The prediction has a mean pLDDT of 82. The RNA shown here (transfer RNA) has 73 nucleotides and comes from Nocardioides imazamoxiresistens. The sequence is in RNAcentral, with records from ENA.

RNA sequence: GCCGCGUUAGCUCAGUUGGUAGAGCACUCGCCUUGUAAGCGAGCGGUCGAGAGUUCGAGUCUCUCACGCGGCU
Numbered sequence: 001g002c003c004g005c006g007u008u009a010g011c012u013c014a015g016u017u018g019g020u021a022g023a024g025c026a027c028u029c030g031c032c033u034u035g036u037a038a039g040c041g042a043g044c045g046g047u048c049g050a051g052a053g054u055u056c057g058a059g060u061c062u063c064u065c066a067c068g069c070g071g072c073u
Base pairs, nucleotide, nucleotide: 001072002071003070004069005068006067007066010025011024012023013022019056027043028042029041030040031039049065050064051063052062053061
């Protein structure tokens, strides 16, 4: 230098053919318990890596850039 894959909640990851973003864990509160853990219920938490384009509408399609991983030279 070229090619491929990845980037979504604090962490690990889903997200179907483009139609207002979810789960588990963590955290907070409550129930339960003599107390803790476990269990059960509820809540909190995201400008979807950045910018632009297409579209009535983009996490999803296109382009540029950044970062990470792998391959080639």

Taxonomically the source falls in Nocardioides (Bacteria, Bacillati, Actinomycetota, Actinomycetes).
It matches the Rfam family "tRNA". The family's RNA type in Rfam is transfer RNA.